[in-house]
RNA sequence: GAAGCAGGCCAGACCGCCGCUGGUGCACCACGCCGCAAGGCGGCACUGGAGGAAGGUCCGGACUGCACAGGGCAGCGUAGCAGCUAACGGCUGUCCACCGCGAGGUGAGGAUCAGAGCAACAGAGACGAGUCCGCGAGCCGCAAGGCCCGCGGGGUGAAACGGGCAAUCUCUACGCGCAGCAACACCAAAUAGGCCGGCGAUGAUGUGGCUCCGCGGAGCCGGCGGGUAGGUGGCAUCGAGCCGUGCGAGCGAUCCACGGCCCAGAGGAAUGGCGGUCACGGCCGCGGCGCCCGCAAGGGCGCCACGGCUGCACAGAAUCCGGCCCAUCGGCUUGCUUCACAA
Numbered sequence: 001g002a003a004g005c006a007g008g009c010c011a012g013a014c015c016g017c018c019g020c021u022g023g024u025g026c027a028c029c030a031c032g033c034c035g036c037a038a039g040g041c042g043g044c045a046c047u048g049g050a051g052g053a054a055g056g057u058c059c060g061g062a063c064u065g066c067a068c069a070g071g072g073c074a075g076c077g078u079a080g081c082a083g084c085u086a087a088c089g090g091c092u093g094u095c096c097a098c099c100g101c102g103a104g105g106u107g108a109g110g111a112u113c114a115g116a117g118c119a120a121c122a123g124a125g126a127c128g129a130g131u132c133c134g135c136g137a138g139c140c141g142c143a144a145g146g147c148c149c150g151c152g153g154g155g156u157g158a159a160a161c162g163g164g165c166a167a168u169c170u171c172u173a174c175g176c177g178c179a180g181c182a183a184c185a186c187c188a189a190a191u192a193g194g195c196c197g198g199c200g201a202u203g204a205u206g207u208g209g210c211u212c213c214g215c216g217g218a219g220c221c222g223g224c225g226g227g228u229a230g231g232u233g234g235c236a237u238c239g240a241g242c243c244g245u246g247c248g249a250g251c252g253a254u255c256c257a258c259g260g261c262c263c264a265g266a267g268g269a270a271u272g273g274c275g276g277u278c279a280c281g282g283c284c285g286c287g288g289c290g291c292c293c294g295c296a297a298g299g300g301c302g303c304c305a306c307g308g309c310u311g312c313a314c315a316g317a318a319u320c321c322g323g324c325c326c327a328u329c330g331g332c333u334u335g336c337u338u339c340a341c342a343a
Base pairs, nucleotide, nucleotide: 001339002338003337004336005335006334007333008332009331010330012278013277014276015275016274017273018272020049021048022047023046024045025044026043031042032041033040034039051314055325056324058323059322060321061320062319063180064179065178066177075176076175077174078173079172080094081093082092083091084090095109096107097106098105099104110171111170115169116168117165118164132154133153134151135150136149138147139146140145184233185232186231187230194224195223196222197221198220199219206215207214208213241261242260243259244258245257246256248255249254280311281310282309283308284307285306287304288303289302290301291300292299293298
């Protein structure tokens, strides 16, 4: 220098203006809406406001409700060994097998003398048995040959009687109760229906110019309880939390100690828009430099500067957390491998 392997990190920066949304504080004298009122909203100030995957919803947990004496069967899942972890099908280390020159990568990697099932093509025969060719022994036959026993020589095939496949059932060991924040808890209208009490054909409630009187004719009033709409909590300041440090323990995943911090939260769902400067990428134009081709004219490649245009990925929290998988323009960085060259 070229080609690679493994890991870590970033995900444009700053300024101005205008917005959206959570919180805190101040104003509510006036003005608008709501409220009897206190006050709330509109106002002002300060402040928080997406991600490495917030995604797919594939695993594992927290949390919640229901169920649950214990054991077994069934069902589902996992599978070398050891460890990490709240837990896991995740992660780490290591053995083995395969791939790679290598750094490394991949692996559903327990069991086939418990039982069953399966094996394309070729081949006589493919898991039941048996015999295509050959060799040897015996018997029958004048002979050709036949029968039977043995060997496993030839040939086919991945595999030929001894094995293979458990990613076919199965066996073994271990794990798993079911549902999910639309969980669940609390508050709670209107209307209808339910229960209880009272009044009512000796005329209620209603209605008419209404104490009387008239009309009219079967309900009316109160209380209780359940459910629904709606609202509040769950729900986002204390956690499997984040950041940093350590000649900390450990090969490592991880753990420990100390210090600091509080870090989005709505409920059809906020986290945005515009302008400017800078950084980065692409294209075009012009200029300069270097290299190569060519007799030349000229052409090609690379770098630098200026100007213009343009782009900046994948993607958007919804109860929370740990993983896995998939998507992702571009860039930074660490360690290592192979090859080439130089000393």